[in-house]
RNA sequence: GCAUCAAGAACGGGACGCGAGUCCCGGCCAACCUGCCUGCCCGGGCAAGGUGGCAUGCACCGAGAGGUGCGGAUGCGGCCGGAAGGCAACGAAGCGGGU
Numbered sequence: 001g002c003a004u005c006a007a008g009a010a011c012g013g014g015a016c017g018c019g020a021g022u023c024c025c026g027g028c029c030a031a032c033c034u035g036c037c038u039g040c041c042c043g044g045g046c047a048a049g050g051u052g053g054c055a056u057g058c059a060c061c062g063a064g065a066g067g068u069g070c071g072g073a074u075g076c077g078g079c080c081g082g083a084a085g086g087c088a089a090c091g092a093a094g095c096g097g098g099u
Base pairs, nucleotide, nucleotide: 001076002075003074004073005072011026012025013024014023015022016021028053029052032050033049034048035046036045037044039099040098041097042096043095056071057070058069059068060067061066078087079086080085
């Protein structure tokens, strides 16, 4: 700087701590990135790799639905390597349109 903040889910065990809380393991939710589903594009799908999560707060405008502003949160792949370059990504899904 850009996008989203609709919906969803659940917590259980362990370690530390007076507590607040932090960390580890497992489970659940969620398509933001990577990957897969088709050579490519659009849409859609898949929790596999990387993140994240049970939360949005305040003010103003509006009859309401909603909108605007300011803040806050998340994402805009990961690992190894000085570099060049290399590595892993499911037993899931396996679709519609265009070219």